Context: one part of a larger RNA
RNA sequence: GACGAACGCUGGCGGCGUGCCUAAAACAUGCAAGUCGAACGAUGACGAGAGAGCUUGCUUUCUCUGAUUAGUGGCGUACGGGUGAGUAACACGUGAGCAAUCUGCCGAUAAGUGUGGGAUACCGGUUAGAAAUGACUGUUAAUACCGCAUAAUUCUUUUAAUCUCCUGGUUAGAAGCUGAAAGUUUUUUUCGCUUAUUGAUGAGCUCGCGUCCUAUCAGUUAGUUGGUAAGGUAAUGGCUUACCAAGACUACGACGGGUAGCCGGCCUGAGAGGGUGAUCGGCCACAUUGGGACUGAGACACGGCCCAGACUCCUACGGGGGGCAGCAGUUGGGAAUAUUGCGCAAUGGGGGAAACCCUGACGCAGCGACGCCGCGUGCGGGAUGAAGGUUUUCGGAUCGUAAACCGCUUUUCUACAGGACGAUAAUGACGGUACUGUAGGAAUAAGCACCGGCUAACUCCGUGCCAGCAGCCGCGGUAAUACGGAGGGUGCAAGCGUUGUCC
Numbered sequence: 001g002a003c004g005a006a007c008g009c010u011g012g013c014g015g016c017g018u019g020c021c022u023a024a025a026a027c028a029u030g031c032a033a034g035u036c037g038a039a040c041g042a043u044g045a046c047g048a049g050a051g052a053g054c055u056u057g058c059u060u061u062c063u064c065u066g067a068u069u070a071g072u073g074g075c076g077u078a079c080g081g082g083u084g085a086g087u088a089a090c091a092c093g094u095g096a097g098c099a100a101u102c103u104g105c106c107g108a109u110a111a112g113u114g115u116g117g118g119a120u121a122c123c124g125g126u127u128a129g130a131a132a133u134g135a136c137u138g139u140u141a142a143u144a145c146c147g148c149a150u151a152a153u154u155c156u157u158u159u160a161a162u163c164u165c166c167u168g169g170u171u172a173g174a175a176g177c178u179g180a181a182a183g184u185u186u187u188u189u190u191c192g193c194u195u196a197u198u199g200a201u202g203a204g205c206u207c208g209c210g211u212c213c214u215a216u217c218a219g220u221u222a223g224u225u226g227g228u229a230a231g232g233u234a235a236u237g238g239c240u241u242a243c244c245a246a247g248a249c250u251a252c253g254a255c256g257g258g259u260a261g262c263c264g265g266c267c268u269g270a271g272a273g274g275g276u277g278a279u280c281g282g283c284c285a286c287a288u289u290g291g292g293a294c295u296g297a298g299a300c301a302c303g304g305c306c307c308a309g310a311c312u313c314c315u316a317c318g319g320g321g322g323g324c325a326g327c328a329g330u331u332g333g334g335a336a337u338a339u340u341g342c343g344c345a346a347u348g349g350g351g352g353a354a355a356c357c358c359u360g361a362c363g364c365a366g367c368g369a370c371g372c373c374g375c376g377u378g379c380g381g382g383a384u385g386a387a388g389g390u391u392u393u394c395g396g397a398u399c400g401u402a403a404a405c406c407g408c409u410u411u412u413c414u415a416c417a418g419g420a421c422g423a424u425a426a427u428g429a430c431g432g433u434a435c436u437g438u439a440g441g442a443a444u445a446a447g448c449a450c451c452g453g454c455u456a457a458c459u460c461c462g463u464g465c466c467a468g469c470a471g472c473c474g475c476g477g478u479a480a481u482a483c484g485g486a487g488g489g490u491g492c493a494a495g496c497g498u499u500g501u502c503c
Base pairs, nucleotide, nucleotide: 001502002501003500005499006498007497008496009495012375013374014373015372016371017370018368019367020333025331026330027329029328030327031326034075035074036073039072040071042069047064048063049062050061051060052059053058082286083285084284092210093209094208095207096206097205098204101203102202106199107198108197109196110195111194112193113192114148115147116146117145123138124137125136126135127134128133155176156175157174158173159172160171161170162169163168212258213257214256219249220248221247224246225245226244227243228242229241230240231239261283262282263281264280265276266275267274268273288309289308290307291306292305311322312321313320314319339365341364342363343362347361348359349358350357351356378408379407380406381405388399389398390397391396413440414439415438416437417436418435422430447492448491449490450489451488452473453472454471458487459486460485461484462483468475469474
């Protein structure tokens, strides 16, 4: 000098930040991922019109409109948010490569969107169970599912041209397998669907270099190292398997052990360096513990599925449910860390043609002097140097222009009134907030540490190697500027000290 700090004493206001560093301990409750009726069958509230019955103001039938949503289907749920347990590794940083790769939504270009079929949820019936949840049967729709036709890519065979970073790439031609889906309406259209090429974005893989301590860890390794063949993957590869060879790493530290998420940055320092990785941003890993795959463009998936373990809850004992390292909040641990708040108004995200819906992301508010910055606690005059305190050589000295007293001001404060920007038409949680005006009145606002030397600041009393102080040197045994109190002084100031850690 710095801090995500804590503790002690004290405490007026505002702005901007920031707040479980410990138990990746366990969690009551609420919320945090939905949306689309312009994909589909169904449901058909309210309203309007027409008809019938007729008790002439209610009953019913039909048509139109279409609120509502359980279900099928589409997209999203792989983003956003949290945490740092694991990881010494191509995890991260940086620089290259992929002639070894994929990419939903979005942009561009070209072509197409023809013709058929069988189911099923919802619903109805029967039925099992305490529940969670089902079973059987009947019926029905689609942008759900499956055929056929047509076209291309891929793939296999082959020809030619061209390029090159070795395996090869690109373009053109010939022969064999393969696609589509409609819905709405202002019936021109809009939004869609399929194929191919390309872009953008995102991801995957490979490599050079860099990346803590330990030799009181010296040898390690059998899928191990390489080859051939096959499988697998979007893709290279012992990634996996069979066979063959006996290799591969290591004192330039292998292997083992310990510790640790990495970086941009942050702190310190003249720099070199040292330390660190909270908040913010990028990457990685994880989601009660361990394992596994499914779906999908993308997951081996925090608020999805299956299995096993621990824990916990319900039970009719047969069986079931759960996962806050999301936002609040609770218990525990701890020196220690906040509200079970408001709003989608803004920014952004998901769905939708849109209206709109959802969004504890986010925007705000609340709490904490936790930090930084700013402001205030008054200003001018005022000597009888008042009273009082302390001290004294008893003359005085000092607190001290300090107070009283006189004049002034109103940053703050209180009351009342007006009242935003953020939103370029509508829409403002914040918020009657910020800010402005008027009125009142010095009114509401100072502490903490130190005073032997280092180190700015001195006397009196008490104590008597006691009580105590102390960062180091060291003070205290009867005149202690070093202990305790008082007066005075010095330093900083809404803070001041102490402790801890780093330079």
Description:
Small-subunit ribosomal RNA, 5' domain from an uncultured bacterium, 503 nucleotides, folded computationally. Its Rfam family is "Bacterial small subunit ribosomal RNA".